[in-house]
This is a predicted structure of a 76-nucleotide RNA (transfer RNA) from Candidatus Levybacteria bacterium RIFCSPHIGHO2_01_FULL_40_10. It matches the Rfam family "tRNA". The family's RNA type in Rfam is transfer RNA. NCBI's taxonomy places the organism under Bacteria, Bacteria candidate phyla, Candidatus Levyibacteriota. The sequence is in RNAcentral, with records from ENA.
RNA sequence: GCCGAAGUAACUCAGUUGGUAGAGUAGCUCUUUCGUAAAGAGCAAGUCGUGGGUUCAAGUCCCACCUUCGGCUCAA
Numbered sequence: 001g002c003c004g005a006a007g008u009a010a011c012u013c014a015g016u017u018g019g020u021a022g023a024g025u026a027g028c029u030c031u032u033u034c035g036u037a038a039a040g041a042g043c044a045a046g047u048c049g050u051g052g053g054u055u056c057a058a059g060u061c062c063c064a065c066c067u068u069c070g071g072c073u074c075a076a
Stems, first nucleotide, its partner, number of pairs: 001072007010025004019056001027043005049065005
């Protein structure tokens, strides 16, 4: 330099034919317990990597860029 994959909550990951984003774990509160753990109930947490474009509407489609991982190639 070229090709491919990935980037969504603190972490691990879903997200269907484009229709306004979810689960588990962790966190906090409550119930239960002498207390802790476990269990149960609830709450909060997101500019969907960045910037543009298309569209009535974009996590999803298009373009550029950034980061991570894998593969290939070159000695000009």